RNAcentral holds the full RNA, with entries from ENA. Large-subunit ribosomal RNA, domain II from Florenciella parvula, 688 nucleotides, folded computationally.

Context: one part of a larger RNA
RNA sequence: ACCUACGAGUUACUUUUUCCGGCAAGGUUAAGUGUCUUGAGACAUGCAGCCGAAGCGAAAGCGAGUCUGAACAGGGCGUCAAGUCGGAAGGAGUAGACGCGAAACCAAGUGAUCUACCCUUGGCCAGGUUGAAGGUUAGGUAACACUAACUGGAGGACCGAACCGAUAAGCGUUGAAAAGCUUCCGGAUGAGCUGAGGGUGGGGGUGAAAGGCUAAUCAAACUUGGAGAUAGCUCGUACUCCCCGAAAUGCAUUUAGGUGCAGCCUCGCGGGUUACUGAUGUGAGGUAGAGCGACUGAUUGGAUGCGAGGGCUUCACCGCCUAUCAAGUCCUGACAAACUCCGAAUGCGCAUCAGUUUUACCGCGGGAGUGAGGGCAUGGGUGCUAAGGUCCAUGUCCGAGAGGGAAAGAACCCGGACCAUCAGCUAAGGUCCCCAAAUAUAUACUAAGUUGAAUAAACGAGGUUUGACUGCCUAGACAGCUAGGAUGUUGGCUUGGAAGCAGCCAUUCAUUCAAAGAGUGCGUAACAGCUCACUAGUCGAGGGUCCGGGCAUGGAUAAUAAUCGGGUAUAAGGCAGACACCGAAGGCGCGGGAUAGCAUUUAAUAAAGUAUCGGUAGGGGAGCAUACUCACAGCGUCGAAUGGUGUACGUAAGUUAUCCUGGAGCGGUGAGUAAAGCAAAUGUAGGA
Repeated sequence: ACCUACGAGUUACUUUUUCCGGCAAGGUUAAGUGUCUUGAGACAUGCAGCCGAAGCGAAAGCGAGUCUGAACAGGGCGUCAAGUCGGAAGGAGUAGACGCGAAACCAAGUGAUCUACCCUUGGCCAGGUUGAAGGUUAGGUAACACUAACUGGAGGACCGAACCGAUAAGCGUUGAAAAGCUUCCGGAUGAGCUGAGGGUGGGGGUGAAAGGCUAAUCAAACUUGGAGAUAGCUCGUACUCCCCGAAAUGCAUUUAGGUGCAGCCUCGCGGGUUACUGAUGUGAGGUAGAGCGACUGAUUGGAUGCGAGGGCUUCACCGCCUAUCAAGUCCUGACAAACUCCGAAUGCGCAUCAGUUUUACCGCGGGAGUGAGGGCAUGGGUGCUAAGGUCCAUGUCCGAGAGGGAAAGAACCCGGACCAUCAGCUAAGGUCCCCAAAUAUAUACUAAGUUGAAUAAACGAGGUUUGACUGCCUAGACAGCUAGGAUGUUGGCUUGGAAGCAGCCAUUCAUUCAAAGAGUGCGUAACAGCUCACUAGUCGAGGGUCCGGGCAUGGAUAAUAAUCGGGUAUAAGGCAGACACCGAAGGCGCGGGAUAGCAUUUAAUAAAGUAUCGGUAGGGGAGCAUACUCACAGCGUCGAAUGGUGUACGUAAGUUAUCCUGGAGCGGUGAGUAAAGCAAAUGUAGGA
């Protein structure tokens, strides 16, 4: 864990609401007593008391009124609705008050046979070692002192058994043992160990002091009682079906995981368009945005430069200058939750009209639960425009919601499950295989397995595709190849040198040319050398720069084995289109059930029509089963209850029949009463 039995909203009184019944401006008796009776009895009597029929005021008091008040005002509470007694049910209160559960507190007792300390009286400590004081003898001294040998036998002395203890490790850990075993270890003539008898008692004892010990119990023993202590806490709380169906918010709280009132749910009664949606009309408002020569503040760049700083000058004033600061003005740019000259959309209020709905709305009364919420989207605060963060607002879903999709998944997408059905239509999402449905269709794109259902950036790149602008080009472009690429001159300066090519300067000029820079780069110490610009030839048709769009590419790094869910795919990838199909508990068809109101009909809750029927906390309704009581009518040895197995019946709790078992009691109907239903409480007892 399992099986069986037991196991939790009860009872009394008071009170409130609803329903049922009696009587009714009245209703009702309590204790007691009597009669009949023997039954947890019935009928009389008992009118004490209680509730109601009148209230208002502190009261005197007045009275359908009264109090306040100067008031004949105003206002407060009343008048204008019938109660009362009993029964049943739902709540509340007082009681243990649904059940189990503390740690604790107090009282009276019982314990020192364990253990702590103390008292009295006894007992025990193998063996070995060391050798204190003192003494004797000898030496020694004037006498002491002193020295040596022997003797002696001290010590919280030494080694080590018994005995007492417990240092380290191992084993043991449902043990052999609720503290042990093995080996090592400490003390072992002492503040030693120990037997017997006795003393100290619970806020007390005892303690070489560890909060230790005080009978396997100690920061206050144990037993019984107060006692069912209290528990705003945890756990549990038992048969079925039907209807509705929340909350996790506000205010307050020695309050924050509790509670009160309100909000939201349900049931009953009453009102009757109040609800919701739309249209029209009419209002309030300062958000989004925008703006700021419209305020408050903040603020970019430029022009001008009041004034200041610094410098020059001077005896001083005046004056002059400026790589500084800078008012105001002009031009220009831009900001604000606590700025506004402005200013929406929504939302909100009111009125009228229309529509919709099983009155959805409002009021009164009975019963609640909730008062830890959460995700997502949007508008914000906070935080890092971090968080599966936190705090508000509006909506939605989960909570309390199943089904389909997203591989898997509380809240993302679709969609709200009364039951049955081997019928067909769709949503989201899909249609190569796993896997139901297109290896469908038309056009371009991608070559990266990019991608194929989690995101990647700045920046880089003759990837590829597409668009636009603009130069060059059969008078021959672009690329390649062949040839040239010179002269004054080594320009001047500088320099050790500087010759196109370290550096500086320059109207970097001129000549010859088809063309050729006082030179584009490499190179030399400087020259030399190679090359480019530029030109001709060859070739023969397009070629170049810049700016965009698409898809790809590098950038690209994470912790258990990899992967788009997998296989795999060049589409079965990405963009845009058209047309089929698949696909859910959605909607529809057929059959059945329940609930609700309406109108028709009816003997009727029958029949047909309509709508509805997910559901936690919770409210309401209707039933099943168990034990017993009363009444009525029954069954049973021709076989009761009980037990077993299968089938049949009913929407369920369940019921009935049949067969076997069993061997003596037991159902039904109508009323009633309850120790009246178990899967859970680390539930209790027994079994296996």